A computed fold for a 104-nucleotide RNA from uncultured Eubacterium sp., annotated as THF (Tetrahydrofolate) riboswitch aptamer. Model confidence (mean pLDDT): 75 of 100. The RNAcentral record of the sequence draws on MGnify. Its Rfam family is "THF (Tetrahydrofolate) riboswitch aptamer". Gene Ontology term of the family: tetrahydrofolate metabolic process. Of the family's consensus pairs, 82% are formed in the model. Lineage of the source: Bacteria > Bacillota > Clostridia > Eubacteriales > Eubacterium.
RNA sequence: GCAGAGUAGGUCUUGAUGCGUGAAGUGCCGGCCGUACAGGGAGUUGACGGACGGACGAAAAGUAUGUGCAGCAUACUUGCGGUAUCAGGGCCGCAUCCCGCUGC
Numbered sequence: 001g002c003a004g005a006g007u008a009g010g011u012c013u014u015g016a017u018g019c020g021u022g023a024a025g026u027g028c029c030g031g032c033c034g035u036a037c038a039g040g041g042a043g044u045u046g047a048c049g050g051a052c053g054g055a056c057g058a059a060a061a062g063u064a065u066g067u068g069c070a071g072c073a074u075a076c077u078u079g080c081g082g083u084a085u086c087a088g089g090g091c092c093g094c095a096u097c098c099c100g101c102u103g104c
Base pairs, nucleotide, nucleotide: 001104002103003102004101009092010091011090012089013088014087015086016085017084018083019081020080021079028054029053030052032050033049034048035047039099040098041097042096060078061077062076063075064074065073066072067071
């Protein structure tokens, strides 16, 4: 000098267990606060999280039982949700700077 490994995290997918379907959650916008970012150090305009405010917004159906005549309640089943958590697999991946590691 050239090539490479490896993080947090993101995303897709499979499975399990939940939650919602009486609309929470997810996604979008705003400023605020916090956390993490390869083996070491630094680190934002990037990533993730928290509470708050704002805009938008959905898929239910069946069976049984109870009540007792009108739908309601409970349970189960099949769906639905840019749904949550955990596990497996695929892909992407230190903004950037310095040093280090492996091969040539």